Record summary: This is a predicted complex of two RNAs, RNase P RNA and transfer RNA, with 495 nucleotides together. Model confidence (mean pLDDT): 75 of 100.
RNA sequence: GGAGUCGGUGUGUUGGUCGCGGGAAAUCCUUCACCGGAGAUCCCGAGGAAAGUCCGAACUCCAUAGGGCAGGGUGCUGGGUAACCCCCAGUGGGAGCGAUCCCAAGGAAAGUGCCACAGAAAGCAAACCGCCCCGUUCCAGAUGGCGUGGGGGAGGACCGGCCCGGAAGGCGCAAGGUGCCCUCGUGUCGGAACGGGGUAAGGGUGAAACGGCGAGGUAAGAGCUCACCAGUGUCCGCGGCGACGCGGACAGCUCGGCAAACCCCACCCGGAGCAAGACCAAAUAGAGGAGGAGAGAUGGCCCGUCUCGUGAACACUCCCGGGUUCGGUCGCUCGAGUCGGACGGAAACGUCCGUCCCAGACAAAUGACCAAAGCGGUGCGAGCCGCAACAGAACUCGGCUUACGGCCGGCUCCCCCA
RNA sequence: GGGCGAAUAGCUCAGCGGUUCAGAGCACUUGCCUUACACGCAAGGGGUCACAGGUUCAAAUCCUGUUUCGCCCACCA
Numbered sequence: 001g002g003a004g005u006c007g008g009u010g011u012g013u014u015g016g017u018c019g020c021g022g023g024a025a026a027u028c029c030u031u032c033a034c035c036g037g038a039g040a041u042c043c044c045g046a047g048g049a050a051a052g053u054c055c056g057a058a059c060u061c062c063a064u065a066g067g068g069c070a071g072g073g074u075g076c077u078g079g080g081u082a083a084c085c086c087c088c089a090g091u092g093g094g095a096g097c098g099a100u101c102c103c104a105a106g107g108a109a110a111g112u113g114c115c116a117c118a119g120a121a122a123g124c125a126a127a128c129c130g131c132c133c134c135g136u137u138c139c140a141g142a143u144g145g146c147g148u149g150g151g152g153g154a155g156g157a158c159c160g161g162c163c164c165g166g167a168a169g170g171c172g173c174a175a176g177g178u179g180c181c182c183u184c185g186u187g188u189c190g191g192a193a194c195g196g197g198g199u200a201a202g203g204g205u206g207a208a209a210c211g212g213c214g215a216g217g218u219a220a221g222a223g224c225u226c227a228c229c230a231g232u233g234u235c236c237g238c239g240g241c242g243a244c245g246c247g248g249a250c251a252g253c254u255c256g257g258c259a260a261a262c263c264c265c266a267c268c269c270g271g272a273g274c275a276a277g278a279c280c281a282a283a284u285a286g287a288g289g290a291g292g293a294g295a296g297a298u299g300g301c302c303c304g305u306c307u308c309g310u311g312a313a314c315a316c317u318c319c320c321g322g323g324u325u326c327g328g329u330c331g332c333u334c335g336a337g338u339c340g341g342a343c344g345g346a347a348a349c350g351u352c353c354g355u356c357c358c359a360g361a362c363a364a365a366u367g368a369c370c371a372a373a374g375c376g377g378u379g380c381g382a383g384c385c386g387c388a389a390c391a392g393a394a395c396u397c398g399g400c401u402u403a404c405g406g407c408c409g410g411c412u413c414c415c416c417c418a
Numbered sequence: 419g420g421g422c423g424a425a426u427a428g429c430u431c432a433g434c435g436g437u438u439c440a441g442a443g444c445a446c447u448u449g450c451c452u453u454a455c456a457c458g459c460a461a462g463g464g465g466u467c468a469c470a471g472g473u474u475c476a477a478a479u480c481c482u483g484u485u486u487c488g489c490c491c492a493c494c495a
Base pairs, nucleotide, nucleotide: 001414002413003412004411005410006409007408008407009406013372014371015370016369017368018367020045021044022043023042024041027038028037029036047390051401052400054399055398056397057396059273060272061271062270066303067302068301069300071269072268073267074266075265076090077089078088079087080086091105092103093102094101095100106264107263111262112261113258114257115256128203129202130199131198132197133196134195135194136193137192138191139190144189145188146187147186148185149184150183151182152181153180157178158177159176161173162172163170164169211229212228214226215225216224230254231253232251233250234249235248236247237246238245239244277330278329279328280327286320288319289318290317291316294308295307296306297305298304322494323493324492337356339354340353341352342351343350344349374387375386376385377384378383419491420490421489422488423487424486425485428444429443430442431441436475446462447461448460449459450458468484469483470482471481472480
């Protein structure tokens, strides 16, 4: 100097003038008083995400919220918390040279299901080529067959390569391999077809093919057997609270993937949401229609519980209407609060002490200007310009996720110079 | 402010792990028919399955995040 990674901060600081929203209020006006109106002065006035509404709570309500089924959520271990799909620390796995980051990470040896195309075969076995054995028939017994090595030749038949085409494909190119023909050498004695069987070592297909490698073994083969290695399971020892790690022994056990497919296991979950809800005020029309003997609630079903009813049916469900014209007060901001210190803890966090009061709306305020220093850009300089991004409270907290210009700090890697 | 839902061709929809490189109707283009137009017949074009990441051998489909659009909820008797 460059690249990266993690954390913090976030329209900056100080002073002044004016304005807007909220609160307290001397005093003044009005009134018998309450109420009401004005108001010097003082105090406060957006965020790290106020956002998405994705989790969890607090608070409030429900003619009951109980049990079971169904449904939903969470899912390595230990801790933290009011609680959590959150946080901290660790374990295992993965990415990176590294700092560091990521993981929906229980169970696939409970059961069911799926695994397209290709391939012989896709989860329990399976025989296309190849290898081996047996039977029948045919050929031959050496100018032959089979194997192997050298040389030459023809051909697009098989495999591969190149070109064209998105692909299918191409009467496109080309002689690398296999195979074919001729010839020379060498080894061997059977060979071919059909049928029956054995074989998972080899070929080829695929995302995935039943562990790797060597030796023995066999008709040929195979964990069939053995040594070593890898994995799995069981047992033992040591370390750890634990997930788990390290070491040893045994078992040929070698068992595919998918649970962000059904499912199984463990734990958790009543519902609605401040337009919850409480009080006051104004106005109006519920003898309206339908359902129904039992009806309804328990957001699905059953039991139980609760509420109402006994026939002109209250409450109930659905529909049709009426009024207010978005009325006032409370809920509403002192709270799982802010800041500082001490102690405990590795940390998240907890306990104690001190300190501070810090928006609360009519979905409506939170701003403008001036000066000073500072910072950045530009310019030789005087000076000039700018102080930015994402975004804006609406009942309140704890988190997560997403958006974001700049500045500050820690750490890592590379390059250059000394 | 709170609670729900949807996104596939120009429009309306189907498809909900795999075959055929995503289909239907209407619309569009071309040809035939007709004197001409419409209807009809035949053929054809047109898609980042809203966007990004993940699970899986494989995603329009399953999961997570983002974006856009739509619906419902005032009080009183």